[in-house]
Formats: sequence, structure tokens, C1' cells
RNA sequence: UAGCGCGUAGCUCAAUGGGCAGAGCGGCGGACUGUUAAUCCGCUGGUUGGUGGUUCGAAUCCACCCGCGCUAG
Repeated sequence: UAGCGCGUAGCUCAAUGGGCAGAGCGGCGGACUGUUAAUCCGCUGGUUGGUGGUUCGAAUCCACCCGCGCUAG
């Protein structure tokens, strides 16, 4: 430098024939317990890497940029 892949909650990841953004773990509160742990209940979570474009509508499609990984030189 080029090609390909990835970027979504604090962490690990879902959601693509474009139609309300979710789960587990975590955090907070409560129940239970002699106490802790475990278990159960509730709550808490996001400018979907950025900017533009297409569209009635974009995490999803297109362009460019940024970051990471792999491959080639």
C1' cells in the first nucleotide's frame, strides 16, 4: 500500500429478505439465611466506531474516514 473480516450496554455476544435494539454476566435494591455465599424477585443499562448518502423507515444497504485482526506485496 492492496484485498478480506470485524467494530452493538462496564464485559462476552445476539438481532441482516431494511420495520419498537436484546440475552447472559456485571452493578443497585429487596426476599431468604445466625452471617456470608448460593438461590429467587425487581431495577439499571446504548448518540449500534464517526461523517455523509439511499429509503416512508438503516445496527442492517452504499461512499469515505477511524480503530483492530488476517492475508498478499
Molecule: transfer RNA
Organism: Micromonospora avicenniae